[in-house]
RNA sequence: UUGAAAGCGGGAGGAGAGACCACGGUUGUGGCGCCGAAGGAGCAAACCCAUUUUCCGGGUGAAUCUCUCAGGCAAAAGGAGGCCCGCUGGACG
Numbered sequence: 001u002u003g004a005a006a007g008c009g010g011g012a013g014g015a016g017a018g019a020c021c022a023c024g025g026u027u028g029u030g031g032c033g034c035c036g037a038a039g040g041a042g043c044a045a046a047c048c049c050a051u052u053u054u055c056c057g058g059g060u061g062a063a064u065c066u067c068u069c070a071g072g073c074a075a076a077a078g079g080a081g082g083c084c085c086g087c088u089g090g091a092c093g
Stems, first nucleotide, its partner, number of pairs: 001093001006088006018032001020031004033073003039069001040067003046060004
């Protein structure tokens, strides 16, 4: 002196799917239908272990993929990932 990853704070934006039906009943209960982008669960390559001439078995193993447990299906709220700004940070040269 350049200033990457990462972390923290702030800002803008941010999808999907019944304002369904029944019951004295607009935060309840039950029924049917649906959504994936809080959270949660599952696994491919690869690696490891055991066995061992290839096979077979076990473990680790990501996502916006899959599931739909949870959550959600007017508005509001919430909302993943990405973007911008500031601070910290210090890889690399």

Predicted 3D model of a 93-nucleotide RNA (Glycine riboswitch aptamer) from Paenactinomyces guangxiensis. Its mean pLDDT, the model's own confidence on a scale to 100, is 76. Rfam family: Glycine riboswitch aptamer. From the family's description: This family represents the bacterial glycine riboswitch.